[in-house]
RNA sequence: UCUUAUUAAGAGCAGGUGGAGGGACUAGCCCAAUGAAGCCCGGCAACCGACUUACAAAAUGUGAGCACGGUGCUAAUUCUUGCAGCGUUUAGCUGAGAGAUAAGA
Numbered sequence: 001u002c003u004u005a006u007u008a009a010g011a012g013c014a015g016g017u018g019g020a021g022g023g024a025c026u027a028g029c030c031c032a033a034u035g036a037a038g039c040c041c042g043g044c045a046a047c048c049g050a051c052u053u054a055c056a057a058a059a060u061g062u063g064a065g066c067a068c069g070g071u072g073c074u075a076a077u078u079c080u081u082g083c084a085g086c087g088u089u090u091a092g093c094u095g096a097g098a099g100a101u102a103a104g105a
Stems, first nucleotide, its partner, number of pairs: 001105007012041001015040003021031003025082001027080002042074003047070003051065006078098001083095004
């Protein structure tokens, strides 16, 4: 960089450390010394692998479970928005794009 899938659920309202920033980018709007990011611990989920189990079977596959290993996530719908369509400008709705994560190339 490309492909496929997911992206309205879930997880710390007194955990530790740390000290000022953070929410990808734009514009907003928010969060933050009643303590940001990062790190540790805890937790959530179950994409990949392992394992268990049911079914089918030529290969092996499909469903369910588990949470041992590899990731991921843990304010706000991916906080909203940026392009297109509908809508009388508005509100709003739909889709795309962009981003994120996983698996593969």

The prediction has a mean pLDDT of 82. SAM riboswitch aptamer (S box leader) from uncultured Ferdinandcohnia sp., 105 nucleotides, folded computationally. Of the family's consensus pairs, 90% are formed in the model. Taxonomically the source falls in Ferdinandcohnia (Bacteria, Bacillota, Bacilli, Caryophanales).